The RNA shown here (transfer RNA) has 77 nucleotides and comes from a Thermoplasmatota archaeon. The coordinates come from a structure-prediction model, not an experiment, and the mean pLDDT is 82.
């Protein structure tokens, strides 16, 4: 260089196919309940869509571009 595949709170993860209200869930952190303390468990809050454009009344999701990330080809030595 060519082709695929993937990008979502701090970390994993659903949701993308077939666009719809405040974006899942689990760990995490913060409070608070409970408890003699601790774990545990229960309740409440915190924090995300890689970045750009378009199409739409409405994009995490549809198109198109770029960048990261892996994986396979070719190249050159």
């Nucleotide at each position: 260089g060519c082709g695929g595949a993937u990008g979502u709170a701090g970390u994993g993860u659903a949701g993308u196919c077939u666009g719809g209200u405040u974006a899942u869930c689990a760990c995490u952190c913060a409070g608070g309940c409970u408890u003699g303390c601790c774990a545990a468990g229960c309740c409440u809050g915190a924090a995300a869509c890689u970045c750009g454009g378009g199409u739409u009344c409405a994009a995490a999701u549809c198109c198109c571009g770029a960048c990261g990330u892996c994986c396979g080809c070719a190249c050159c030595a």
Lineage of the source: Archaea > Methanobacteriati > Thermoplasmatota. Rfam family: tRNA.